[in-house]
């Protein structure tokens, strides 16, 4: 001074006026009144109510390197590994392919116990064909049965040898994930699990229009009288026994219901419209200091910041403030003027992800330039 990257923070301040919702007060009046996302409803909780219980199983969702943090997670935080980038930094569904199955288009000869189209090389001979050999070279393809160099051969070829990768083995650092070395094997195990599966862990369902209370109206229900009662047993009742049926996806054990109903009178109740409550002091907020690399923990102080409910948070003036345009000035500059985002609380918390007009603060890569 220019290009890059990461983190975090503001998102207009203050007074008056005329208004809204909400609380306190006899009153006069006083107090308190959106967001960083209140948004999507996309994961985890809290509440609450709903399914008998308890244990296994199955079945169906879900997460998926390690280690920590948290109430909890599919968040956050540290690491490791792969990929990108010169670099600060970025991404990453990142468990398993020697458990089993499937699948792998199109080109290609040949796609998984592969293969020979064009070529190399050897023989043969009617000389452009035939027989063999080979997988180095070219072609196709997302992928060609290890790659590169030398060796070696008729010509090749893990066929032999160094490296590299790959496979198992020891030893060493790591809590781990992995990483580093050292010796072995000549290669055998292609790729997809966002295709079944297979491991390992998690997990009932439904939402404040939940669910409680008061209680106008309807139907439904329960009790008493009234008439009735599967089978047997008696002591005839709120009895025992037996048999049927019901309560979970299966089984086991417990363990509870039902097994007769009918109109008629009464008597309770039911709970719809509306009230109340759930309803905002809570895994809160701020500072400060301790422990931790962090995320987060812990201690003390301070502090109370919407509770409507079909929903209020608005509008108008004055004052300053930032930034961008336009005017005036040769210029520092100064004064007028206009503009000024996304979006909006419905039970309440942690987090993802997404919208966002302007700005500020760190901290770190790289480039020129001056000392």
């Nucleotide at each position: 001074g220019c290009g890059g990257a990461u983190g975090g923070c503001c998102g207009g301040a203050u007074g008056g006026c005329c208004g809204c919702g909400g609380g306190g007060g006899c009153g006069a009046c006083c107090c308190c009144g959106a967001g960083g996302a209140a948004a999507g409803u996309c994961c985890g909780g809290a509440c609450u109510c709903c399914c008998u219980g308890a244990a296994g199983c199955a079945a169906c969702g879900g997460u998926g390197c390690c280690g920590g943090g948290u109430a909890a997670c599919g968040c956050c935080c540290g690491g490791g590994c792969g990929g990108g980038g010169a670099a600060a930094c970025c991404c990453g569904a990142c468990g398993g392919a020697a458990a089993g199955c499937g699948c792998c288009a199109c080109a290609g000869a040949g796609a998984a116990c592969a293969g020979a189209c064009c070529g190399c090389c050897g023989c043969g001979c009617u000389c452009g064909c035939g027989c063999g050999g080979c997988a180095a070279g070219g072609g196709u393809g997302a992928a060609a049965c290890g790659g590169u160099g030398g060796g070696g051969u008729a010509a090749g070829a893990g066929c032999c040898c160094a490296c590299c990768g790959c496979g198992g083995g020891g030893c060493c650092g790591g809590c781990a994930a992995c990483g580093g070395c050292c010796g072995c094997g000549g290669c055998a195990c292609g790729g997809c699990a966002a295709g079944c599966c297979c491991c390992a862990c998690c997990g009932g369902g439904a939402g404040c229009a939940a669910u409680g209370c008061c209680a106008g109206a309807u139907a439904g229900g329960a009790c008493c009288u009234c008439c009735g009662c599967g089978g047997g047993g008696c002591g005839c009742g709120u009895c025992c026994c037996c048999a049927g049926g019901g309560c979970c996806g299966c089984u086991u054990c417990a363990g509870c219901c039902c097994c007769a109903g009918g109109c008629a009178g009464g008597u309770c109740g039911g709970g719809u419209a509306g009230g109340c409550a759930g309803c905002u002091u809570g895994a809160g907020c701020g500072c400060a200091c301790c422990g931790g690399c962090a995320a987060c923990g812990g201690u003390g102080c301070g502090u109370c910041g919407a509770g409507a409910g079909g929903a209020a948070u608005g509008g108008u003036c004055a004052u300053c403030g930032a930034c961008g345009g336009g005017g005036c000035g040769c210029g520092a500059g100064c004064c007028c003027c206009c503009g000024a985002a996304c979006a909006g609380a419905a039970u309440c918390c942690g987090g993802c992800u997404u919208a966002c007009a302007g700005g500020c603060c760190a901290u770190c890569c790289g480039c020129g330039c001056a000392u």
Molecule: Bacterial RNase P class A
Organism: Tropicimonas sp. IMCC6043